[in-house]
């Protein structure tokens, strides 16, 4: 010098995990709107509180995951350092 094993770094895609982020679930009593009925004030008029139902949404469970960012690997390529070996030439 050619080529091969190791390890170590890196680039970069792939996979798998999370998170974002979508999307379903999700408070009988505990958050929040809206409150039939009833109930209270008020002579009415109107008006306060406020359960049921209904709608929200939070922890917290599931699903998707194109992009985006963390993490892993007996992970394809590529680049670098280090170490070892075979062979060639001088």
């Nucleotide at each position: 010098g050619a080529c091969c094993c190791c390890u170590c770094g890196u680039g970069u895609g792939g996979c798998g995990u999370c998170a974002c982020c979508c999307u379903g679930u999700g408070a009988a009593c505990c958050u929040c709107c809206c409150c039939a009925g009833g109930g209270c004030c008020g002579g009415a008029a109107g008006g306060c509180a406020g359960c049921a139902a209904g709608g929200a949404u939070a922890a917290g469970c599931g699903g998707g995951c194109u992009c985006u960012g963390g993490c892993g690997g007996g992970u394809g390529c590529g680049c670098g350092g280090g170490g070892g070996g075979u062979c060639c030439c001088u």
Bacterial small signal recognition particle RNA from Blastococcus capsensis, 90 nucleotides, folded computationally. Model confidence (mean pLDDT): 75 of 100. The sequence was found by an Rfam model in a public genome assembly. It matches the Rfam family "Bacterial small signal recognition particle RNA". On this family, see Rosenblad et al., Nucleic Acids Res 2003: "SRPDB: Signal Recognition Particle Database".